[in-house]
Context: one part of a larger RNA
Molecule: small-subunit ribosomal RNA, 3' major domain
Organism: metagenome
RNA sequence: UGACGGGGGCCCGCACAAGCGGUGGAGCAUGUGGUUUAAUUCGAUGCUACGCGAAGAACCUUACCCGGACUUGACAUAGUGGUGUCGACGGUAGAGAUAUCGUUUCCCCGUCAGGGGCACCAUUACAGGUGUUGCAUGGCUGUCGUCAGCUCGUGUCGUGAGAUGUUGGGUUAAGUCCCGCAACGAGCGCAACCCUUGUUCUUAGUUGCCAUCAGGUAGAGCUGGGCACCCUAAGGAGACUGCCGAGGUAACAACUUGGAGGAAGGUGGGGACGACGUCAAGUCAUCACGGCCCUUACGUCCGGGGCUACACACGUGCUACAAUGGUCGGUACAAUGGGAUGCGAUACCGCGAGGUGGAGCCAAUCCUAAAAGCCGAUCUCAGUUCGGAUUGGAGUCUGCAACUCGACUCCAUGAAGUCGGAAUCGCUAGCAAUCGUGGAUCAGCACGCCACGAUGAAUACGUUCCCGGGCCUUGUACA
Numbered sequence: 001u002g003a004c005g006g007g008g009g010c011c012c013g014c015a016c017a018a019g020c021g022g023u024g025g026a027g028c029a030u031g032u033g034g035u036u037u038a039a040u041u042c043g044a045u046g047c048u049a050c051g052c053g054a055a056g057a058a059c060c061u062u063a064c065c066c067g068g069a070c071u072u073g074a075c076a077u078a079g080u081g082g083u084g085u086c087g088a089c090g091g092u093a094g095a096g097a098u099a100u101c102g103u104u105u106c107c108c109c110g111u112c113a114g115g116g117g118c119a120c121c122a123u124u125a126c127a128g129g130u131g132u133u134g135c136a137u138g139g140c141u142g143u144c145g146u147c148a149g150c151u152c153g154u155g156u157c158g159u160g161a162g163a164u165g166u167u168g169g170g171u172u173a174a175g176u177c178c179c180g181c182a183a184c185g186a187g188c189g190c191a192a193c194c195c196u197u198g199u200u201c202u203u204a205g206u207u208g209c210c211a212u213c214a215g216g217u218a219g220a221g222c223u224g225g226g227c228a229c230c231c232u233a234a235g236g237a238g239a240c241u242g243c244c245g246a247g248g249u250a251a252c253a254a255c256u257u258g259g260a261g262g263a264a265g266g267u268g269g270g271g272a273c274g275a276c277g278u279c280a281a282g283u284c285a286u287c288a289c290g291g292c293c294c295u296u297a298c299g300u301c302c303g304g305g306g307c308u309a310c311a312c313a314c315g316u317g318c319u320a321c322a323a324u325g326g327u328c329g330g331u332a333c334a335a336u337g338g339g340a341u342g343c344g345a346u347a348c349c350g351c352g353a354g355g356u357g358g359a360g361c362c363a364a365u366c367c368u369a370a371a372a373g374c375c376g377a378u379c380u381c382a383g384u385u386c387g388g389a390u391u392g393g394a395g396u397c398u399g400c401a402a403c404u405c406g407a408c409u410c411c412a413u414g415a416a417g418u419c420g421g422a423a424u425c426g427c428u429a430g431c432a433a434u435c436g437u438g439g440a441u442c443a444g445c446a447c448g449c450c451a452c453g454a455u456g457a458a459u460a461c462g463u464u465c466c467c468g469g470g471c472c473u474u475g476u477a478c479a
Base pairs, nucleotide, nucleotide: 001479002478003476004475005474007473008472009471010470011469012468013467015463016462019427020426021425022424023423026319027318028317029316030315031314032313033312034310035309042053043052064305065304066303067302068301069300070299073126077125078124079123080122081121082120083119084118087104088103089102090101091100092099093098107116108115109114128294129293131292132291133290137288138287139283140282141281142279144277149188150187151186152185153184154183155164156163157162168179169178170177194271195270196269197268199237200236201235202234203233204232205231208227209226210225213224214223215222240265243259244258245257246256247255321420325379326378327377328376329375330374331373337368338367339366342361343360347356348355349354386417391412392411393410394409395408396407397406433455434454435453436452437451438450439449
């Protein structure tokens, strides 16, 4: 100087407390461990692995296993020698890779010597490796932590390591600011500048909107017309403790608290943004790269299988156990988005998944479009008209192909489950909780992920305690 303390002081955080809803019990989905297996590819492992890499394993993917094949190679560049197209279509053998046969076709320039391009065969350099080392690395990322810290120059003090500044008194979300002070300044962080949302103005008015006028309909901005309003999207305005009162101080302050005005008040809400560093944290399987290793194989192609196994254990979710509910009928209101090998309306067929068909739309124009809610009926506390697992049968769709191993529909079946032990998680406001919708990936496949809106609470006395963190101080046989 640090680190540590079941030392002290001060302070903060959904850290506790106060509340609301869960997990832990059940069934299923998904990931992991374990076990099994020819293989169940690999990585991630306290917080910071476990719906993680994977925004989507039937083939492909695919790296694993079994089998069948290739060896300048599936891919790149260059040299030498030779051949002539390459390719397309079809037949045969085969599981296919591939082998073989047939048909068709002869690239460009050219002073017909030749040159160039492409492909194949042979050969030489080489290719190739998701092989190894994340403890050789770059890059990227997690975490402490959006915590308020981490340092430097000059000066001063100390033999020196170092100290001072950065400590102290207040204050703040903040090393934020004020005051004091052997310090005076500065940098990286904080804040602000960026995006979005909340108010308003200007400009603009179609594909958006409809107040006024006219037409029109069963109804409808449907039409003329208009750009007021809504909205769209570009530019401004607006909030700064600016104003007033009280506190604060030796005094002036910083600041705290109440009020006015205001759409918004003390960082208005949300996001992006992550200092010096820590964990030899993670990643050689995104990529790049040093070393090492393989080179008729640890490379490459193909068929099939596996990654989907299942005495068990754990994590994360979904659905429930019901009456604030289930079922049936009627009826209302969104937003973000997506759409050409695409979204697909009206209509018709089917109980339904879906099918036929094709209007319109390269989209503020067309398509995709809510559920909880509200009104009424019924069920009457039961393993039930709760719950839907499982299983049998019949189908639909995608796709060469749904056996291993897809999603969905209909009929039948109707399991566990009556609110969950010890323990444990999230959340402070348009938040939790509840409800549906869209998108990426994607032929098909979502209870996951990312986004969107609808309905919309309770509680916070307080900081003694648990956990994590910041500052000062003290002890130390630790570095």